[in-house]
RNA sequence: GGCCCCUUAGCUCAGUUGGUCAGAGCGGACGACUCAUAAUCGUUAGGUCACUGGUUCGAACCCGGUAGGGGCCA
Numbered sequence: 001g002g003c004c005c006c007u008u009a010g011c012u013c014a015g016u017u018g019g020u021c022a023g024a025g026c027g028g029a030c031g032a033c034u035c036a037u038a039a040u041c042g043u044u045a046g047g048u049c050a051c052u053g054g055u056u057c058g059a060a061c062c063c064g065g066u067a068g069g070g071g072c073c074a
Base pairs, nucleotide, nucleotide: 001073002072003071004070005069006068007067010026011025012024013023019057028044029043030042031041032040050066051065052064053063054062
């Protein structure tokens, strides 16, 4: 220098050929249970879907660029 992959909640990830409200587990808060703690159960908060521009009636999802991470080739 060229090519490919990844980036979604505090953490680990799902969601894909565009439309339902953006989700799960763990973690956090509150409650139940207990003499108490843990475990368990219930409720709940938390997101610019890396950033930016474009396409579209409509974008986490399609296209261009940028950034960070990983891999292959030279």